[in-house]
Context: one part of a larger RNA
Molecule: small-subunit ribosomal RNA, 5' domain
Organism: Parcubacteria group bacterium GW2011_GWA2_43_13
RNA sequence: GGAUGAACGCUGGCGGCAUGUCUUAGGCAUGCAAGUCGAACGUGGCCGCAAGGCCAAGUGGCAAACGGGUGAGUAACACACUGGUAACCUACCCUUUACUGGGGAAUAACCUGCCGAAAGGCGGGCUAAUACCGCAUACGUUUUUCUUUCAUAUGAAAGAAAAAGAAAGCUUCGGCGGUAAAGGAGGGGCCUAUGGUCCAUCAGCUUGUUGGUGAGGUAAAAGCUCACCAAGGCUCUGACGGAUAGCGGGUGUGAGAGCAUGACCCGCCUCACUGGGACUGAGAACUGCCCAGACUCCUACGGGAGGCUGCAGUCGAGAAUCUUCCUCAAUGCGCGAAAGCGUGAAGGAGCAAUGCCGCGUGCCGGAAGAAGGCCUUCGGGUUGUAAACGGCUUUUGUAAGAGAAUAAGCUUCGGCUGAAGGUAUCUUACGAAUAAGAGGUUGCUAACUCUGUGCCAGCAGCAGCGGUAAUACAGAGACCUCAAGCGUUAUCC
Repeated sequence: GGAUGAACGCUGGCGGCAUGUCUUAGGCAUGCAAGUCGAACGUGGCCGCAAGGCCAAGUGGCAAACGGGUGAGUAACACACUGGUAACCUACCCUUUACUGGGGAAUAACCUGCCGAAAGGCGGGCUAAUACCGCAUACGUUUUUCUUUCAUAUGAAAGAAAAAGAAAGCUUCGGCGGUAAAGGAGGGGCCUAUGGUCCAUCAGCUUGUUGGUGAGGUAAAAGCUCACCAAGGCUCUGACGGAUAGCGGGUGUGAGAGCAUGACCCGCCUCACUGGGACUGAGAACUGCCCAGACUCCUACGGGAGGCUGCAGUCGAGAAUCUUCCUCAAUGCGCGAAAGCGUGAAGGAGCAAUGCCGCGUGCCGGAAGAAGGCCUUCGGGUUGUAAACGGCUUUUGUAAGAGAAUAAGCUUCGGCUGAAGGUAUCUUACGAAUAAGAGGUUGCUAACUCUGUGCCAGCAGCAGCGGUAAUACAGAGACCUCAAGCGUUAUCC
């Protein structure tokens, strides 16, 4: 000098765009943050003469594994980059092929009886389905056996035989679905060489440990797990142990090499009160389930309920970090045939000079130069064209009027839809009107005098100032620098 998610002191006019608990991964009141489908299904209620429509809980489907938050843990195939998977999975979407035949038994809702303070639960009776269960069929598929061609580490492709395995309907008649299979796209799992912290005042570590055989297990290779067998495996090219830490794209600085760093945004990983576990599902668990623990709450004392590291907000901690706001109009996501519904994702507004950028606080004229202040050699000098005064302008401000783009869609074809917002922007009127400070002035370092003080009071980044003429303390005037900021502190280069 540059930089910052900054804080503190003094000061503070406006706009745009960003950013905003770095500390206690401490505790949380309250509200909201994941639903949707009646074109899968029966029922209850309401409107209606009817046709039909609306609402509700429930069965069923899809979604809830995304989106949002955090960095505690992790020195690891976690991440980055390079390859591999002949060792794998993939709902929804796209392309292609084949099929969609015929039956059955239940159950919630509902009705009813009962238990419980509640949370909730038990029994009896009825009923439906794209819910559940058999049967039939099988171009592909799976399993076993065989053949051929490749590949070589177990295999891959093609062909043959045997066995096994499927489905669901709805409709406004346009379609939307269902089953089996092949391919694709996107997504993921696993393996792999290499790379990136400190400590040797950590030197030896290891028994599922290292390998084999067999079995189990997984979507899948593998000590992944188990039984048996062998005694291996790693290590000064730093094993093992300890400390610290999410990783990368990037960011700051620097001419670069490098050094430091990982807020915001993007990718990956990780966690969800703490620890463990499985279920469902194509896929697994922040606002699902079960167990244990700590904590909080309710209780009729028998027993129950809860999890903000989602958005706001609150207490605490701290030098320190915001509104319990508006809207689904746009973008996107989920569901739906669609209309649409939901969405604290998102779009916006609010607060904070926290940062960056831009604008303004007026412009022209105006005296050999008012007053006041300060200095003075008492002549004068300086503040200073500064003010007053005259003229002009109106960014900004105030008031009035006009007033968006962002909209694509949807539709009963009439029309309807903007949170931001009466905002941005435009026009007119008024009037210099509403708007300047902070730090410094011995040298480094731009800027000097007077008074007070008298090694006192004090200053100070370093050198150093102050003991009676202090440009270094304090006040005043003048001046210098930056400017809605200016200084200080902390940290990095």